Predicted 3D model of a 109-nucleotide RNA (SAM riboswitch aptamer (S box leader)) from Fictibacillus terranigra. Model confidence (mean pLDDT): 83 of 100. The sequence was found by an Rfam model in a public genome assembly. The source organism's lineage runs through Bacteria, Bacillati, Bacillota, Fictibacillaceae and Fictibacillus. It matches the Rfam family "SAM riboswitch aptamer (S box leader)". From the family's description: The SAM riboswitch is found upstream of a number of genes which code for proteins involved in methionine or cysteine biosynthesis in Gram-positive bacteria.
[in-house]
This record gives sequence, structure tokens and C1' cells, in this order.
RNA sequence: CUCUUAUCAAGAGUGGCAGAGGGACUGGCCCUAUGACGCCCAGCAACCGUUCCAUAAUGGAAUUGGUGCUAAUUCCAGCAAAACAGCAGGCUGUUUUGAGAGAUAAGAG
Repeated sequence: CUCUUAUCAAGAGUGGCAGAGGGACUGGCCCUAUGACGCCCAGCAACCGUUCCAUAAUGGAAUUGGUGCUAAUUCCAGCAAAACAGCAGGCUGUUUUGAGAGAUAAGAG
């Protein structure tokens, strides 16, 4: 980097360092010197591991390990379909569903 599977509406700091950008991309809309992004500490969670308990399959609890995460639903929309509404048309808007894209974990190449 590619493929497969699962998840993405919950949860988590009035801390320290350091200093200008950040929220993947595009369009919006936001966060940010009342200090963002990042690093450390702290915390959350429970995908993998480990330990314990029960079991027919499997489920539950814990967390010293490997990751992950800690503004806003993946911040919202980006493609398609359906329903409804508006207008002369073709479109526009709202809602829902599915896909796409992305993120994370585990496995394979």
C1' cells in the first nucleotide's frame, strides 16, 4: 500500500510544556493568543492479548500488556433511490434508506 471482517448517536482534563494554525479531501459551518495543532501526564473505552467466573454454542467481570480515542453524530453535505412540499418547465427544498469516501481494530497478501 491492497484485500476481508467488525464498529463509528455513548464515554473521557478549569493539568504541564510549547507557540499558529486546526477540524482527511471539496463545499459549508466551526474551533483557535480566554492559546488551537503537537508532545507529556491524566483519563475513556474494551478491538486484540492476558487473568478469573459461568457455558451446549458462548457470555460476563477485571485490565499490569499491544493499539485506539478524549470540540461539534465520522461537525454537516458531497452519489443513488423513495416519500412529501414548492414552481409553467426542469429543478429546488425537507425527511428517510442505501452506497461511496474516511477513521479505528483484527486477520491476510